RNA sequence: GCUGGCAAAGCAUAAACGGUAAUGUACUAGACUUGUAAUCUUGAGAAACAGGUUCGAUUCCUGUUGCCAGCU
Numbered sequence: 001g002c003u004g005g006c007a008a009a010g011c012a013u014a015a016a017c018g019g020u021a022a023u024g025u026a027c028u029a030g031a032c033u034u035g036u037a038a039u040c041u042u043g044a045g046a047a048a049c050a051g052g053u054u055c056g057a058u059u060c061c062u063g064u065u066g067c068c069a070g071c072u
Stems, first nucleotide, its partner, number of pairs: 001071007010025004019055001027043001029041003048064005
């Protein structure tokens, strides 16, 4: 220098062949308990960034950034 893959909640991961983004754990609050843990209920929290296509994009296309791998 070139090519390919990946990027989603604090962390680890689903689903959706383009139509309200889910689960576990962690966190908040409540219940239970003498208290804590455990358990139950509840709440908040996310599509790397920028454009394009589309009625509608996390998904498709392009570029950028970061990580990984390969080639030179």
Transfer RNA from a Gammaproteobacteria bacterium, 72 nucleotides, folded computationally. Rfam family: tRNA. By type it is a transfer RNA. Its family is annotated with triplet codon-amino acid adaptor activity in the Gene Ontology. The prediction has a mean pLDDT of 82. The source organism's lineage runs through Bacteria, Pseudomonadati, Pseudomonadota and Gammaproteobacteria. RNAcentral records the identical sequence in 2 taxa.